[in-house]
RNAcentral holds the sequence, with entries from MGnify.
c-di-AMP riboswitch aptamer (ydaO/yuaA leader) from a soil metagenome, 124 nucleotides, folded computationally.
The model forms 92% of the base pairs in the Rfam consensus.
Model confidence (mean pLDDT): 84 of 100.
RNA sequence: CGCCGAGUCUCCUCGGAAGAGGAGAGCGGGGGACCCACUCUUUGGGGCUAACCGUACCUUUUGGUGCGGCGGGGCAACCUUUCGGCUCCGAGCCCGUCAGCUAACCUCGUAGGCGUCCGAAGGG
Numbered sequence: 001c002g003c004c005g006a007g008u009c010u011c012c013u014c015g016g017a018a019g020a021g022g023a024g025a026g027c028g029g030g031g032g033a034c035c036c037a038c039u040c041u042u043u044g045g046g047g048c049u050a051a052c053c054g055u056a057c058c059u060u061u062u063g064g065u066g067c068g069g070c071g072g073g074g075c076a077a078c079c080u081u082u083c084g085g086c087u088c089c090g091a092g093c094c095c096g097u098c099a100g101c102u103a104a105c106c107u108c109g110u111a112g113g114c115g116u117c118c119g120a121a122g123g124g
Base pairs, nucleotide, nucleotide: 001115002114003113004112008025009024010023011022012021013020014019026110027109028108029107030106031105036100044098045095046094047093048092052069053068054067055066056065057064058063070090071089072088073087074086075085078124079123080122081121082120083119084118
């Protein structure tokens, strides 16, 4: 300097400091009426996320591998869109028998992890 991601910014209090605890703004998530939708409920169900679906084998199961479909990111040099090409990811965590949508309202998070150098046509 840049990338993924909501995960940034400002301020206050205590403290000698290290640090601890808070309040806002912005961004993001969940719960939650009428109406509408659904007939589902151990074959449990559900949430965050791109992280899902189908199929064939393997596997005692959980799962593993291949193929197809689909989803997501990168290739910066002020920002951005589209096309082509290349390349990478499709994990993990949580609620706890319970939640469709959902105005008012209620409530939670504001982390963590990385290192890019192809081309064309536009817009600001």